This is a predicted structure of a 1411-nucleotide RNA (small-subunit ribosomal RNA) from an uncultured bacterium. Its Rfam family is "Bacterial small subunit ribosomal RNA". Its family is annotated with ribosome and structural constituent of ribosome in the Gene Ontology.
RNA sequence: AGAGUUUGAUCCUGGCUCAGGAUUAACUUUGGCGGCAUGCCUAAUACAUGCAAGUCGAACGGAAAAUAUAGAAGUGCUUGCACAUUUAUAUUUUUAGUGGCGAACGGGUGAGUAAUAUAUAGAUAACCUACCUUCCAGUUGGGGAUAACAGAGGGAAACUUCUGCUAAUACCGAAUAUGAUAAAGAAACACAAGUAAUUUUAUUGAAAGGGGCUCCAAAGCCCCGCUAGAAGAGGGGUCUAUAUCGCAUUAGCUAGUUGGUAAGAUAACAGCCUACCAAGGCGAUGAUGCGUAGCUGUACUGAGAGGUAGAACAGCCACAUUGGGACUGAGAUACGGCCCAAACUCCUACGGGAGGCAGCAGUAGGGAAUUUUCGGCAAUGGGGGGAACCCUGACCGAGCAAUGCCGCGUGAUUGAAGACGGUCUUCGGACUGUAAAGAUCUGUUAUUAGGGAAGAAUUUUUACUUUAGGAAAUGGAAGUAAAUUGACGGUGCCUAAUGAGGAAGCCCCGGCUAACUAUGUGCCAGCAGCCGCGGUAAUACAUAGGGGGCAAGCGUUAUCCGGAAUUAUUGGGCGUAAAGGGUACGUAGGCGGGCUUGCAAGUCUGAUUUGAAAGCACAUGGCUUAACCAUGUGAGGUAAUUAGAAACUACGAGUCUAGAGAGUGGUAGAGGUAAAUGGAAUUCCAAGUGGAGCGGUGAAAUGCGUAGAGAUUCGGAGGAACACCAGUGGCGAAGGCGGUCUACUGGGCUCUAACUGACGCUGAGGCUCGAAAGUGUGGGGAGCAAACAGGAUUAGAUACCCUGGUAGUCCACACUGUAAACGAUGAUUGCUAGGUGUGGGGGGUCUGACCCCUUCCGUGCCGGAGUUAACGCAAUAAGCAAUCCACCUGGGGAGUACGACCGCAAGGUUGAAACUCAAAGGAAUUGACGGGGACCCGCACAAGCAGUGGAUUAUGUGGUUUAAUUCGAAGCAACGCGAAGAACCUUACCAGGUCUUGACAUCCAACUAACGAAUCAGAGAUGAAUUAGGUGCCCUUCGGGGAAAGUUGAGACAGGUGGUGCAUGGUUGUCGUCAGCUCGUGUCGUGAGAUGUUGGGUUAAGUCCCGCAACGAGCGCAACCCCUGCCAUUAGUUGCUACGCAAGAGCACUCUAAUGGGACCGCUACCGACAAGGUGGAGGAAGGUGGGGACGACGUCAAAUCAUCAUGCCCCUUAUGACCUGGGCUACACACGUAAUACAAUGGCCGUUUAACAGCAGGAAGCGAAGCCGCGAGGCGGAGCAAAACCCCAAAAACGGUCUCAGUUCGGAUUGCAGGCUGCAACUCGCCUGCAUGAAGUCGGAAUUGCUAGUAAUCGCAGAUCAGCAUGCUGCGGUGAAUACGUUCCCGGGUCUUGUACACACCGCCCGUCA
Repeated sequence: AGAGUUUGAUCCUGGCUCAGGAUUAACUUUGGCGGCAUGCCUAAUACAUGCAAGUCGAACGGAAAAUAUAGAAGUGCUUGCACAUUUAUAUUUUUAGUGGCGAACGGGUGAGUAAUAUAUAGAUAACCUACCUUCCAGUUGGGGAUAACAGAGGGAAACUUCUGCUAAUACCGAAUAUGAUAAAGAAACACAAGUAAUUUUAUUGAAAGGGGCUCCAAAGCCCCGCUAGAAGAGGGGUCUAUAUCGCAUUAGCUAGUUGGUAAGAUAACAGCCUACCAAGGCGAUGAUGCGUAGCUGUACUGAGAGGUAGAACAGCCACAUUGGGACUGAGAUACGGCCCAAACUCCUACGGGAGGCAGCAGUAGGGAAUUUUCGGCAAUGGGGGGAACCCUGACCGAGCAAUGCCGCGUGAUUGAAGACGGUCUUCGGACUGUAAAGAUCUGUUAUUAGGGAAGAAUUUUUACUUUAGGAAAUGGAAGUAAAUUGACGGUGCCUAAUGAGGAAGCCCCGGCUAACUAUGUGCCAGCAGCCGCGGUAAUACAUAGGGGGCAAGCGUUAUCCGGAAUUAUUGGGCGUAAAGGGUACGUAGGCGGGCUUGCAAGUCUGAUUUGAAAGCACAUGGCUUAACCAUGUGAGGUAAUUAGAAACUACGAGUCUAGAGAGUGGUAGAGGUAAAUGGAAUUCCAAGUGGAGCGGUGAAAUGCGUAGAGAUUCGGAGGAACACCAGUGGCGAAGGCGGUCUACUGGGCUCUAACUGACGCUGAGGCUCGAAAGUGUGGGGAGCAAACAGGAUUAGAUACCCUGGUAGUCCACACUGUAAACGAUGAUUGCUAGGUGUGGGGGGUCUGACCCCUUCCGUGCCGGAGUUAACGCAAUAAGCAAUCCACCUGGGGAGUACGACCGCAAGGUUGAAACUCAAAGGAAUUGACGGGGACCCGCACAAGCAGUGGAUUAUGUGGUUUAAUUCGAAGCAACGCGAAGAACCUUACCAGGUCUUGACAUCCAACUAACGAAUCAGAGAUGAAUUAGGUGCCCUUCGGGGAAAGUUGAGACAGGUGGUGCAUGGUUGUCGUCAGCUCGUGUCGUGAGAUGUUGGGUUAAGUCCCGCAACGAGCGCAACCCCUGCCAUUAGUUGCUACGCAAGAGCACUCUAAUGGGACCGCUACCGACAAGGUGGAGGAAGGUGGGGACGACGUCAAAUCAUCAUGCCCCUUAUGACCUGGGCUACACACGUAAUACAAUGGCCGUUUAACAGCAGGAAGCGAAGCCGCGAGGCGGAGCAAAACCCCAAAAACGGUCUCAGUUCGGAUUGCAGGCUGCAACUCGCCUGCAUGAAGUCGGAAUUGCUAGUAAUCGCAGAUCAGCAUGCUGCGGUGAAUACGUUCCCGGGUCUUGUACACACCGCCCGUCA
């Protein structure tokens, strides 16, 4: 110090979330030790039990006990002893009562309290103060009671009544007064009210007490007390100023209220209280009310400013079950006192009593949650006492709790065979890992044993020394010595021994955020702080290995601050992201021109006082260190008082004219109000003419019209609005304002510079105006027109369109008070480049008009700097500055609810929360899309030709069926597709029968005559038995060995057309042979991106030319390749022939097949920009790419294929593998696609010719000639040919005849019979032939396909596959057309531009209703 998250990407705005620190914490899990701290945040809920405030006998009278002495009577008797009783005295001890002091401290808690509180600074000349200290003066003399006690009663108890006795440092008078109080006078002093030495008068006080010493007494001395006064110290009371939470959806509050006079009360001031008088007092600088809360030093956090908190420790306050009250006392309105009331609890004999843990422990309850019914007064402190001493749950300690902070340990060194094990693996290895084991050590801690502190100073006693005083003694003060005192605790610490032995966990590993793999799971289980992960290859779930972090803890949850400049004083904004009030006027307030001078409030500087201690910072020191503790210094404030300075601000005085106002002279205008008036038009009324429609729409209909509409002419009525002028022209604060004239009236601008002299700006509340719609009352009502009615449109149409039509629109007077009331831009002032229009005024030049120059005010456009997230704004700022006001703080809920105010109502103003989401939003970018625009192309449409869709058949698909009808392909781009050919095989499917290292591959071992014929069983696979025939290759030392093959056996493994084409490779389809897709450098932009590639032409083409912040380049286009069309050259056999035939010869021609040539807008005319190119022409076999093919950019469709092949992962392994027989893939109410054949005369049939006329191909398990047989399919036959040689080889066409428009001499389906061919085998299930049979069909609805020339159409031929099977497919040639005006429209595509809330990209997004 930042990071994640809105988007396809970007910049911004903006929220949410995270990383840090902290805690009186709690929970999960784990847990070795010590030190120092801390420990009911909830129920100020209720409390059993024990303790927490007593002490003094040196204040008093008693009582009791013990001891000693003396006496009395009694008992036992050893007759002077014992025992018990009793009397008196003395000493000691104990203490119920009277009395004194204390109990008002200490300890607890935070309910109340928003000021009778607290903090800071002051005041008290308005006050009090027990004990303590100092000083001064005293302590005289009397009296009457009463507890205890005794007796008698009451009551269950608590307790209490009566009678009698008694004491005091208890109580009450009297004397004494330097004092106090009151009054009078008064030097002197003083801050206003006042204070006062001194004097006089009046009133006012005590305990002759207790103890010690001197032998007793007296007296004296000492100590402790007591009384009055004056001071001190410490402690309080009261008053003042400032500060101290939220809500205005709390705006008015207040009658003792504010003040005065008098009396009272108090320690003291005061309406503190009472009587009377006056009518005040507080409040937007927030009164009053409501809610919440103890305040502070400080604590946490933060760079700071701030924000939050008020545990422990310390100061203050308040409270003690709840509420009220006083008493005592120096002090209380009293936690462990009293009285009353209330609630609760307990006892009770029912009459009545007792109690108060927010003291320390502890209990119940509540709660996520907070300890022992411990030890001791040894220390520190407190109360009482002369003291010893007593009391002290204050306190000191221990116990419990990882609750926090701090420290230590759980070992150290060495150790590579890098062990075993585990995990991963590409199988090679890697990691765990010097980690372990092993070796050598150490001993913190632990255990045992021994030693053993500091904390202790006092006090007191004894002895002694010194000293003031005293007659002396006691005693006092100071000191020395000795004795004595430890809860913790036999603790810290030290020593020795034993022995690595007893001591590590928790969280995390997708990004933020350090740390990765495997397995399991399969949108399940689960995770998650945010984004988000999981639907079969999850680094995000669970487990394991490994790794990272912290560590006796770790993580989670909760809360606070930070990050958050996300409330912005430091330090934000408001054109479009949230945000300028609709507008002016104006109150309070805020801010305010030049000069001179004063003052000192703000401001600045110094001094003094204070800001408790602790805490904090720094330094030093003490515990082994640290935490912790101690000492010192510093810091800490809007502080108070005081001394100064005078620039600025405020304030006072004076002055000025530049701001502002105002006078004189001009001037423009739909500025406002009222009255009058004008013409055009619509509608209506009356009359005339006239005669069939009018009106309306996309098209119609409703409507009007023969009862005379519409049209037209003239006359009249009435209301509303003002054409042209008219203009990004004018005026007004805004809303707004438009015929003409008149009256009244507001504001602006300009010239001049006589006058005033800062009079100004803004403006919370307040008040004015305020479009349209709407409301009230009364008018008016032509046109228009919500509602409403009808007609259309539509799936519907409560709409858009049409015909009507009421409120309203108009006027007057009231109300409403809102609008995208917008420039989405508050008002005012100053400053900061220009250019160009326009409205109004002034000046200059000019004779003058115009033009031109200049100046002020207004209103527009363009544009620089600057600014902005960008768009944009840019002297009319959104620039640079100043002042004031309004407003904003994530989206939704919601401008909603409640409350208040306003309104006749409608409604308006003000204006939340619960809950919910992680976004919502602005600007710009690239795409995609649009029933947006512009341009262009394509058999896309149009123009044509032939079809499909109807029939029958073939074939494929769906569906259905089935044991199985194997699987895949699914809009174009699946459907005569994979399949270039399912009777068995194929075959993957089904039924049945079989095999299990296997039908196939590699490795190991053993054995072997490999191959092969015949027999039996079986459907076969297979099994059984047997063996006729027959014996290979290489080396050899002839013994044998090797290679190959076969059989058997064991296991590694084989095998899978099983799954996933959404894990993949490869291959393919499609957009599309469409013209596009990109890069480098440069430039522009904050950036995504742009430019280039856009523009003007042109092309089939991002083809080429020109221009241009671009210049170049790549993949595509084109060309290079093949076929074909012309020619040349070369070569010619199997080809050809100018040889009559053959042989032979020859190579001109045809042809064959190799190399070349040829075409390039090259030439020419015109068009075009002198270009690219285009249009026509010549020549040429061919002309503008000559025709055809191969060739398919970046990419799209998770397109197709795991069944061509390959392949990851998963699955099966006596089966999802392998073999066999039979069946199925050929089923059949139906639907669709693709074809074949037809419906006939451009035809069918028959015949003839000339031997009718082709081309691509193919041929040895082949093509198969001639000849013969058969009606024919075919058979017999076997010449020739491994092919320019032999073989296979056309049909339509042409010619002649017949049929004559019919379901036919068309059409051939279907079926029967008889045959042929292939093949182990044609039943399921092949093809062909002959005879017979002779179905549908007479040109095909909506819809739809192909084709632009050797094309469509039509005709046949060949080939692959193949034993056989072709209407399919791939090729080949024969015959051979019609049409294209053109690009409006349909479909698809390309380029530019525009809008977008889409980006899975319009098959998008999204709204409402219902479930």